This is a predicted complex of two RNAs, RNase P RNA and transfer RNA, with 437 nucleotides together. It holds a member of the Rfam family "Bacterial RNase P class A". Rfam links the family to the GO terms tRNA processing, dimeric ribonuclease P complex and ribonuclease P activity.

């Protein structure tokens, strides 16, 4: 230089003024509501998309349909999340990434092309035989070449995404795990380790590919969701009862419905410090905490300080640093709406730390 | 705030066991008419909402990601 992994931060930092929401104290009106005055709190690492899992309310209560997870072990309320390890892919290395069960249960599919696409088959070839023709050599008979027919054959063209173990030698009429080495693949055994697996050693080439086609295997899962659900309940119109001064009115009950209170925030909860573990994280102890709106608050000015960025002085030969000056700017993604753990997704600034390559001294 | 569908030509929509991108209306050129519409003949127009990923190969199948419709108090 250049590259990899991690970490922290999120519209700088303080004071004061004003306006918004929520809450407490005390006044005032007072029957609620409300008006005022003092404090005190007020948006995020993703609030976000609603992809996973939970708490909680109802509803249902048995299975099945039907959905989900998918190498191993481990953490956890659980999870498709996390930590550890194995394999396989990519990188020189640091070190990423994987929807990484089963194709020997069954079913399906492989278009075009090509002989064949999966009970294997032969199109150009190689080789052997057997007819026929022609040329040479010739005593008989061999020898080549072209064409038919048969039988081996899968070395080598050729098609395709794929071609039925790869590539050397040997073998053989040509070949071909035929047979041998080294490589790969499948099984069985022994060692190792909790397992995934990995090493070594025997047989063996049977069984292409595709399970993000269906399907099998082994474990998981009832459905809705805070507009779940509870509670109080005006006027008005309707029901039921009832009464009078009897066709209209008064009285009483009952259900909804506007409205309102409640689920509503303190919690599987954060910070340190011991101890257990390699690590996720688990245990103990101390210590700190205040968002709760319902058309939905969290905003603005000013001063003063810090950072940066221009221009200006002035030191100076240049870089470069300096300053009682001057101007500008300190942002992106986005904004709680029952709560929590994750996972993706979007995005701004700089800071620190650890690693590997490569050149140089 | 919770749920649920939908996205292919200018416009309405087909598009199944993954392998040709189409109809219909519109649009543009010739024809037919005295002209005009209607007919007739042709033809242009798509990277299938993006961006990945699995496959020999994706409009189809997966997963992220964008728009776009559409339903949800309470009681009976």
């Nucleotide at each position: 230089a250049g590259a990899g992994g991690g970490a922290a931060u999120g519209a700088g930092g303080u004071g004061a003024c004003c306006g918004c929401a929520g809450g407490a104290u005390a006044c005032c009106u007072g029957a609620a509501a409300g008006g005022u005055u003092u404090c005190c709190u007020g948006a995020g690492g993703a609030a976000a998309g609603u992809c996973c899992g939970g708490g909680c309310u109802c509803c249902a209560a048995a299975a099945a349909a039907g959905g989900g997870u998918a190498c191993u072990g481990g953490g956890u309320a659980a999870c498709a999340c996390c930590c550890a390890g194995g394999a396989a892919a990519g990188g020189u290395a640091a070190c990423u990434u994987u929807a990484c069960g089963g194709a020997a249960a069954g079913u399906g599919u492989c278009a075009c092309a090509g002989a064949a696409a999966c009970u294997a088959a032969a199109c150009c070839g190689c080789c052997g035989c057997a007819g026929c023709a022609g040329u040479c050599c010739g005593a008989a008979g061999g020898a080549c070449u072209a064409c038919u027919g048969c039988a081996g054959u899968a070395a080598g063209g050729g098609u395709g995404c794929a071609a039925a173990g790869g590539u050397g030698g040997g073998g053989u009429a040509a070949g071909g795990g035929c047979c041998u080495a080294c490589c790969g693949g499948u099984g069985g055994a022994a060692a190792a380790g909790u397992a995934a697996u990995u090493u070594u050693u025997c047989a063996u080439c049977u069984g292409g590919a595709c399970a993000a086609a269906c399907c099998c295997u082994a474990c998981c899962c009832g459905g809705a969701g805070c507009a779940a659900g509870g509670c109080c309940a005006a006027a008005u119109a309707g029901g039921a009862g009832g009464g009078u001064u009897u066709u209209a009115c008064c009285c009483u009950c009952g259900g909804g419905u506007a409205g309102g209170c409640u689920g509503c925030u303190g919690g599987a909860g954060g910070c340190c410090c011991a101890g257990g573990g390699u690590a996720a994280c688990c245990u103990g102890g101390g210590u700190c905490c205040u968002a709760g709106a319902u058309a939905a608050a969290u905003g603005g000015u000013c001063a003063c300080c810090a950072c940066c960025g221009a221009a200006g002085g002035a030191a100076u030969a240049u870089u470069u640093a300096c300053c009682u000056u001057u101007c500008g700017g300190u942002a992106a993604c986005a904004g709680a709406a029952c709560c929590c753990g994750g996972c993706u997704u979007a995005c701004g600034u700089u800071u620190c730390c650890c690693u590997c390559u490569u050149u140089c001294c | 705030g919770g749920g649920g569908a939908u996205g292919u030509a200018g416009c309405u929509c087909a598009g199944u066991u993954g392998g040709g991108a189409g109809a219909g209306c519109g649009c543009c050129g010739c024809u037919u008419u005295u002209g005009c519409a209607a007919g007739g003949c042709g033809g242009a127009g798509g990277c299938c909402g993006g961006c990945a990923g699995u496959u020999c190969g994706a409009a189809u199948c997966u997963g992220c990601u964008c728009a776009u419709c559409u339903c949800c108090a309470c009681c009976a």